[in-house]
């Protein structure tokens, strides 16, 4: 885009079309084919005329006979009924389409022409009578007419069989003239008549039909062979006619890979839809052809049928029945049931068009119309103008507004459609109008009666709010939904189309995604394992001929409708009419001869033969050889050998291994050896001989296109495997043992059988690979190598050149890229093979091959939205290279064992509040839980609230006392009367009240901000421009050096830049200078003085690889040295790139959303956070002699703190501490050292070590030390003797060790943050562990190795194979039976026409051939079901 559509929602009008796609299922009822009296005899009836009889009221009535005329018509007869109408079951066919042929044909009615119609005969219906039957329908007797039937006569012409002649044809043959012989015709009717309509014979035409042929016409080869009337001939028969159409005989043919046969599906075409076209799909309506008419068979009649509304028979079904027997066929029009998603009225009319019949006229469900259906196409309308207070409502909102929106309302108009009224056609050539009072016209009337559907994440035009919370749902594909959904549902708004809009089904397109136009096959799917070769396809050079292909002209045909163009008619359009074009095709004919083809002759370049050479693991067979392994024999010799990562099994004192000599046997052929050679591929390797295939070079004698490819076919074809017979040294599946391991049906070891070897025969597959079919030609180079030839040279060399082979690099070109690149994957042309998403599956079934194993061919259901290729960036690797780090190593001290402290888990509990979770949670938040803190629990209380703002009223509030209570609180008492003022009031505070609101340590750190941790103080992370690449991206940033460093240098399609590094900052180490109080003192002390020194704190200097040497590339830099307080970033700190971990924190704070609101808020008392079987982390103290204890005093710091504070000296106390108290808001006073040193003692013990635990007695803080603080004294004196596996820190003023201070804090420090004292050991080095950086490589990973992913098992579901079998369908075959009927035969019976008769002829009957349905049978094929079973797919 389309549709014979259906479904959902909605629905105003008209015109034109269309309307059972399913059950070719079954049908009630009505209608759909009749007509002619001018073919015929009757019958009924109307009207006349004439005669006769009867009655009577003499004019009527009635009966009957004859005759005339009209109407109706059952029957005989004629024509029609074979058309028109329906359907698409069957049919893969001369059925259809197209074009030819019939010299093998027929044709009623119609037209034209020729010639005729003489004279007879006998019947049968109707009718009458009798009779059977329920009916349908008959039977018998008798009468009768014809355009019904039958002889005879005639024969222009016709037909048949002969004879003679002429002309013609592609063959059989045709036409025509003629002679004699034989044969066959007829009907009348109407009219006064003229004449008309009929009849017979013949010819011609027209129309219609029949037959034959060329070409075209779906799928399947998992259908490869089919065929006995089959193919042909001869002769009879039959037909309108040819013909195996049928029959007898004879022959053995005919069809098929150019697809026979079989199976499936299907009416074919003009056309229709789609498409740029080529094509693809389709065959409703309209038109042509065919087939069918309940299923199957058959003939009759007829011009025509094997007959939709005829006949006979058989089957199924339905109906009637008196049970004896009968009737029926909507796939005609309506209509009914049924089926179905689904398809209409039991309408009107013959007015028109057409059909039947002499005519008038009759009939006509053909047809013309109407009805129903938005089923389709087309047209029209649902109003137009104006109208801003931008109304109301609604939605959103940042609360300001924005949108709906000139939209509405209001005002002014108009009337298409619908409705009402009036008029009123054409269609009709004389009459006749169903449609129809319709179309159309006019008038009045009211904005009134007339808008919905789908969509709004991207594709794809159109966005917000609320609800929901991986639910409900959406979805064409991608996908959306797990609490902020433009994707679900609703609303507002918007977009699209519009009397429709969406959805579904189907077809074409996009799809170059079956590629003719117009694709591919190295790696994406795809080259056959290889050759030979058949059919086929294709084919060298130059002339000649032919004309099949090809090209051009002409003619016929290509129906109409449709399509395109131009016009006309309906108001327009759809629709329809006219004219033209086109219909790309087929046939005939005339011509051309370039190309293809064909014919004949020629050529040598392709191809081949012959000649001369050399190369080679080419093949087959036979023989020979040495080295090595193993075995046997003998000697020497002794305890091991062997094997592995390490071992063990194994062998060996019965003598191995080792070694020497001899022998046996089998297999394989080191070195040479080479991206060297040969072969079609598989493959081929010692030497010799024989036989043999192929290639190459040279020369140019011969043949003369002999060529290329190659479906089927044939042959070859590694290894493994199979069969038979040999052989068997080594090796070695299976197997055994030993190891390894969680296991180890493996890798390793010791053994070891098939096999490996030979002969013969199978198998026929491999990553049979260059993943690259064969052959030909052309298209830059460079460099090796193998085999030949030529040239030049003194020359085996070297060099130049040429042919064949085999490699590498590389240009153009090609390619998705990788790559290929004269050995093409380039450019051309030929032939073959193969591919068409992944899985299912190279599976199943079938077939063929095979001894088997198995091979070849080779699907479908179902399922997924991918599978795949190449390349890119990362990440990863028990990949590689380089480098770094207390990473290892080298050391020192520890942890892990003990006790205690502290944190965590777990458990417990009313509660043991919460968070932190590998490194990067665990002496963490917490720089300090007795109450408070406190968030938790129990109980008692409050509800505008403990806290904030606003409003109203009142008042000071606060405080103090008493009572109750655990307290919060409640009750009572008491005191006071706030500040400012312009005197109106205002402010602060309190109480009471109402509502807005407060409040939340409630949830979500996966909604967030901020802050922090970590990789990591690792050296990285990027950008602009340029360049390269189709692109992702790359380059820069890689490379060579160097550095702590992407630090610097050099090189380079890159050149620059940014964030990081470094430096700038602080501190420390040296010096100078300035300044000296509380510091210092060269004065003995003090005072005073001074500022040299120490010190303090400001400024400055100093260090930069600057200098020298060596190395390095003349660089960067490294090494060494000098000087210097300090030397190569001097030491330390602060400083943390782009990013990663949905890392941590909603309980610091802030904050979205959600939740609670007499409670999840607030207050109080008590309790809990301090529990304790167990486990872990971090620390402290120890286990002792480098030590403990005691003593001595002349020891020595730094950095800090101090007013609700630090607190000296003095006194008391054993002590914690107490009393009292100077000084100090601090370089001034105060808090203050220990280890070390010296002397003594202990003597290796659970101790003079260690100090837990416990008891008693005290001290301090505080409202309060019970749960639950710290300290002191005395007493008690546990574990612990240096710590398993494992593991931590540290490279110098560091580790270790020693003490001191501070924050928090009433009190509480083994924690944390700082300070100084004493003060080591070791680093060969980078193999390994961990982490990191750069380059490179592989990757099926990208949530990125904590990745991905394979198979079994278990469960559920789905489709499918096998399956004992069961049960249907289909098409054939064989046999039996055999209806109707044609044909044939006949001895029986019957009969009017002819005949004198006999008889002829006909009919009945019987028989035979064929013959439908039916029956039996064995096979074939295709479904369904089937216990069980096999694999497959999907599932969190």
């Nucleotide at each position: 885009g389309a549709c014979g559509a259906a479904c959902g929602c909605u629905g105003g009008c008209g015109a034109c079309g269309c309307g059972c796609c399913u059950a070719a299922c079954a049908c009630a009822u009505g209608c759909a084919a009749g007509u002619c009296g001018a073919a015929c005899g009757g019958a009924a009836u109307g009207c006349g005329g004439a005669g006769a009889g009867g009655a009577u009221u003499u004019a009527u009535c009635u009966u009957u006979u004859c005759u005339g005329u009209g109407u109706u018509u059952a029957g005989u007869g004629g024509c029609g009924a074979a058309c028109g109408g329906g359907u698409g079951a069957g049919u893969a066919a001369c059925g259809c389409g197209u074009g030819a042929g019939g010299a093998a044909c027929c044709u009623g009615c119609c037209u034209c022409a020729a010639a005729g119609a003489g004279g007879g005969g006998g019947a049968c219906a109707a009718c009458a009578g009798u009779u059977g039957g329920a009916a349908a329908c008959g039977a018998c007797u008798g009468c009768u007419a014809a355009u019904a039937c039958c002889g005879c006569a005639u024969a222009a012409g016709c037909c048949c069989a002969c004879g003679g002649g002429g002309c013609c044809g592609c063959a059989u043959g045709g036409c025509u003239c003629u002679g004699a012989g034989g044969g066959a015709a007829a009907a009348g009717g109407a009219g006064u008549g003229a004449u008309c309509c009929g009849c017979u014979u013949u010819g011609a035409g027209a129309u219609g039909g029949c037959c034959u042929c060329g070409c075209g016409u779906c799928c399947g080869a998992u259908u490869a062979g089919c065929u006995a009337g089959u193919u042909g001939g001869u002769g009879a028969g039959g037909u309108a006619a040819c013909g195996g159409c049928c029959c007898a005989c004879c022959a053995a043919g005919g069809c098929g890979a150019c697809g026979a046969u079989c199976g499936g599906u299907a009416g074919c075409c003009g056309g229709a839809c789609u498409g740029a076209g080529a094509g693809g799909u389709u065959g409703a309506a309209c038109g042509g052809c065919c087939a069918c008419a309940u299923u199957g068979g058959g003939a009759c009649u007829g011009a025509g049928a094997c007959a939709c509304g005829g006949c006979c028979c058989a089957g199924a079904c339905u109906c009637c029945u008196a049970c004896g027997g009968g009737a029926g066929g909507c796939a005609g029009c309506a209509g009914u049931g049924g089926g179905g998603a689904a398809u209409a009225u039991u309408g009107c009319a013959c007015a028109a068009u057409g059909g039947g019949g002499g005519a008038a006229c009759c009939c006509u469900g053909a047809u013309g119309c109407a009805g129903c259906g938005a089923c389709g196409c087309c047209g029209c309308g649902u109003g137009a103008g104006u109208g801003a207070a931008g109304a109301a409502g609604u939605a959103c909102u940042u609360c300001g507004g924005u949108a709906u929106g000139u939209a509405a309302a209001g005002c002014u108009c108009u009337a298409u459609c619908a409705g009402c009224a009036g008029g009123g056609a054409a269609g009709a050539a004389a009459a006749u109008g169903a449609c129809g009072g319709u179309a159309c016209c006019u008038g009045a009337c009211u904005a009134a009666g007339a808008a919905g559907c789908c969509c709004c994440g991207g594709c794809u035009a159109a966005c917000u709010a609320c609800g929901u919370g991986c639910c409900a749902g959406c979805a064409g594909c991608c996908g959306c939904g797990g609490u902020a959904a433009u994707a679900c549902g609703u609303a507002g708004g918007g977009g699209g189309c519009a009397a429709g809009c969406g959805u579904u089904a189907u077809c074409c397109g996009g799809a170059a995604u079956u590629a003719c136009u117009g694709g591919g096959u190295g790696u994406a799917a795809a080259g056959g394992g290889u050759g030979c070769g058949u059919a086929g396809g294709u084919g060298g050079c130059a002339g000649g001929g032919c004309a099949a292909g090809u090209c051009a002209g002409a003619a016929g045909u290509g129906a109409a409708a449709g399509c395109c163009c131009g016009g006309g008619g309906c108001u327009u359009a759809a629709c329809u009419c006219c004219g033209g074009g086109a219909c790309u095709g087929c046939u005939u004919u005339u011509g051309a001869a370039a190309c293809u083809g064909c014919c004949a002759g020629g050529c040598u370049g392709g191809a081949g033969u012959g000649c001369a050479g050399g190369a080679g693991a080419g093949g087959u067979a036979a023989g020979c050889g040495g080295a090595a392994u193993u075995c046997c024999u003998a000697g020497u010799g002794u305890a091991g050998c062997g094997g592995u990562g390490a071992a063990a099994u194994g062998c060996g004192u019965a003598g191995a291994u080792a070694u020497u000599a001899g022998g046996a046997g089998g297999a394989a052929c080191a070195u040479c050896a080479g991206u060297g050679g040969c072969g079609a591929a598989g493959g081929c390797g010692g030497c010799u001989u024989a036989c043999u295939g192929g290639a190459c070079u040279g020369a140019a004698a011969c043949u003369g296109a002999c060529a290329c490819u190659g479906a089927g076919g044939c042959a070859c074809g590694a290894a493994a495997g199979c069969g038979u017979g040999g052989g068997g040294a080594g090796c070695a599946a299976a197997c055994a043992g030993g190891a390894u391991u969680a296991g180890a049906u493996a890798c390793c070891c010791u053994g070891g059988u098939a096999g490996u070897c030979c002969a013969c025969g199978c198998c026929g597959u491999a990553a049979a690979c260059g993943a690259u079919g064969a052959a030909u030609a052309c298209u830059a180079g460079g460099u090796g190598u193998g085999g030949g030839g030529g040239g030049a040279c003194u020359g085996a060399c070297c060099c130049c050149u040429u042919c064949c082979g085999u490699g590498c690099c590389g240009g153009a070109g090609u390619u998705a890229a990788c790559a290929c690149a004269a050995u093409a994957a380039g450019u051309a042309a030929u032939c073959c093979a193969c591919c068409u998403g992944g899985g299912g599956a190279g599976u199943a079934c079938g077939a063929c091959c095979g001894c088997a194993a198995g091979g070849u061919u080779g699907a479908a259901a179902c399922u997924c939205a991918a599978a795949g290729g190449a390349a890119u960036u990362g990440a990863c690797g028990g990949g590689g290279g380089c480098c770094c780090g207390c990473a290892c190593a080298a050391g020192c001290a520890g942890u892990g064992g003990a006790g205690u402290a502290u944190g965590u888990u777990g458990u417990u509990u009313a509660a043991u509040u919460c968070g932190a979770a590998g490194c990067a949670a665990c002496g963490c938040g917490a720089a300090g839980a007795a109450c408070c803190u406190u968030a938790c629990c129990a109980g008692g209380u409050c509800u505008u609230g403990a806290c904030a703002u606003c409003c109203u009223a009142u008042g000071a509030c606060c405080g103090c006392c008493u009572a109750a209570g655990a307290g919060a609180u409640u009750a009572g008492g008491u005191u006071u009367c706030c500040c400012c003022u312009u005197c109106g009031g205002g402010g602060a505070c309190a109480u009471a009240g109402a509502g807005a609101c407060a409040g939340g340590u409630g949830g979500u750190g996966c909604a967030u901000g901020g802050u922090u941790g970590u990789c990591g103080u690792c050296a990285g992370c990027u950008c602009g421009u340029g360049u390269c690449g189709u692109g992702a991206g790359a380059u820069g940033u890689u490379g060579g050096g160097u550095u702590a460093a992407g630090u610097c240098c050099c090189g380079c399609a890159a050149c620059g830049a940014g964030c990081g590094c470094a430096a700038c900052c602080c501190u420390u180490a040296u010096g100078u200078u300035u300044a000296g109080u509380u510091g210092c003192u060269a004065c003995g002390c003090a005072a005073g003085a001074g500022c040299a020194c120490u010190c303090u704190a400001g400024a400055c200097a100093g260090a930069c690889u600057g200098c020298c040497g060596u190395u390095g590339a003349c660089a960067a830099a490294a090494c060494g040295g000098a000087g210097g307080a300090a030397g190569g970033u001097g030491g330390g700190g602060a400083u943390g790139a782009c990013g990663u971990c949905a890392a941590a924190u909603c309980a610091u704070c802030a904050u979205g959303c959600c939740c609670c609101u007499u409670a999840u808020g607030a207050c109080c008392u008590g309790g809990g956070c301090u529990a304790c079987a167990a486990a872990c982390g971090u620390a402290c103290u120890a286990c002792a002699a480098u030590g403990g204890c005691c003593a001595u005093a002349a020891a020595c710091a730094a950095a800090g703190g101090g007013a609700a504070g630090c607190g000296a000296c003095c006194c008391g106390g054993c002590g914690a501490c107490g009393g009292g108290a100077a000084g100090c808001a601090a370089a001034a006073c105060u808090c203050u050292a220990a280890a070390a040193a010296u002397g003594g003692u202990c003597c290796c013990a659970g101790u003079u070590c260690a100090g837990a635990u416990u008891g008693c007695a005290g001290g301090c803080u505080g409202c309060a030390a019970c749960u639950c603080g710290c300290c002191u004294g005395c007493a008690u004196g546990a574990a612990g003797g240096c710590g398993g596996a494992a593991u931590u820190g540290c490279u110098a003023g560091u580790a270790a060790u020693c003490g001191c201070g501070g924050a928090u804090c009433a009190g509480c420090a083994u924690g944390c943050c700082g300070c100084g004292g004493u003060g080591a050991a070791u680093a060969c080095g980078u193999u390994c562990c961990c982490g990191g950086g750069c380059c490179u490589u592989g990757u099926a990973c990208a949530c990125a190795c904590c990745g991905c992913c394979c198979g079994u098992c278990a469960c559920a579901c789905c489709a499918u194979g096998a399956g004992a079998g069961u049960u249907g369908g289909c098409a054939a075959c064989a046999c039996c039976c055999g209806a109707a009927g044609u044909c044939a035969g006949c001895a029986g019976g019957c009969u009017a026409a002819c005949g004198c008769a006999a008889g002829a002829a006909g009919c009945c009957g019987c028989u035979g051939c064929c013959g439908a349905a039916g029956g039996u049978g064995g096979g074939g094929u295709u479904g369904a079901c089937g216990a069980u079973u096999g694999g497959g797919g999907u599932g969190a």

This is a predicted structure of a 1436-nucleotide RNA (small-subunit ribosomal RNA) from an uncultured bacterium. Rfam family: Bacterial small subunit ribosomal RNA.